[in-house]
A computed fold for a 261-nucleotide RNA from a Chloroflexota bacterium, annotated as Bacterial large signal recognition particle RNA. The coordinates come from a structure-prediction model, not an experiment, and the mean pLDDT is 75.
RNA sequence: CCGCGCUAGACGGGGAGCUAGCGGUGCCCUGUACCCGCAAUCCGCUAUAGCGGGGUUGAAUGCCUCCCCCAGGCAGGGCCGGUGGGCCCAUAUCCCGGGCGGAUGAUAUUGAGGGUUGGGUCCCACGCGACGUAGACCUGCGAACCCCGCCAGGCCGGAAGGAGCAACGGUAAGCAGGACACUACGGGUGCCGUGGGAGCGCCUGACCUGAGUCACCACCUGGGACACGCUCAGCGUCUUGUGUCGAAGGAAGGUGCGCGG
Numbered sequence: 001c002c003g004c005g006c007u008a009g010a011c012g013g014g015g016a017g018c019u020a021g022c023g024g025u026g027c028c029c030u031g032u033a034c035c036c037g038c039a040a041u042c043c044g045c046u047a048u049a050g051c052g053g054g055g056u057u058g059a060a061u062g063c064c065u066c067c068c069c070c071a072g073g074c075a076g077g078g079c080c081g082g083u084g085g086g087c088c089c090a091u092a093u094c095c096c097g098g099g100c101g102g103a104u105g106a107u108a109u110u111g112a113g114g115g116u117u118g119g120g121u122c123c124c125a126c127g128c129g130a131c132g133u134a135g136a137c138c139u140g141c142g143a144a145c146c147c148c149g150c151c152a153g154g155c156c157g158g159a160a161g162g163a164g165c166a167a168c169g170g171u172a173a174g175c176a177g178g179a180c181a182c183u184a185c186g187g188g189u190g191c192c193g194u195g196g197g198a199g200c201g202c203c204u205g206a207c208c209u210g211a212g213u214c215a216c217c218a219c220c221u222g223g224g225a226c227a228c229g230c231u232c233a234g235c236g237u238c239u240u241g242u243g244u245c246g247a248a249g250g251a252a253g254g255u256g257c258g259c260g261g
Stems, first nucleotide, its partner, number of pairs: 001261006009057003012030004020046005034054005062255004067250002072245004076240003080236002083233005093225007101217002104215004113209009122197006128190002131186005137178005147170003155162002
């Protein structure tokens, strides 16, 4: 160096999470790289770290180690947006009530302001009325027969008479119209009445007192509300290779045993 046979190894890998730790099932990223059984209230192991069984390949373009590159993941940083809590009961600010003061304007003995009191507006009940609907009532029409009265003609009968159609009259169901007045029901009904209730506000009347009141500004006081800002906790988009792990890819190094020639 060649031939034959065997074994180690390989037959996907990685990230987060779980875990004392290592793998697996599950999720995610790469990518196509045997089969069967076990397995997330888990399954199997112990730094030599899936377990059990079978199959293919087999010292090679394979396998192992280190380095480079990078998909992707995780963490961190930054800008922006937005959420919750706190900052005594919050500072600044705003609103309401009360008190005192200032100048100006308006108003006021034709009565400000204050006090007492009545009524209406509001709610409930009853009564009365208007309106609407329906009913009753009045008038007219209204059944050829299965409504009534009266029954010509005709029919039955020896006769007396009988049944009975049409017409006529009345009426039922029903249709139409209708003043006063009656009954029932109803409410987007009433400058109505009686009684009860409520009572801040608004309108209005009477009585008492007698000189201020309102608007603006400043100060004091009582009550209430909230943002900017600060702080704490956490959420989301984008961005950053700052750290870490890292598939595929690239490069370097290493890499058995037996027999025969």
Source information: The gene name in the source record is ffs. RNAcentral holds the sequence, with entries from ENA. The organism belongs to Chloroflexota, within Bacteria. It matches the Rfam family "Bacterial large signal recognition particle RNA". By type it is a non-coding RNA gene. A reference for the family is Rosenblad et al. (2009), "Kinship in the SRP RNA family", RNA Biol.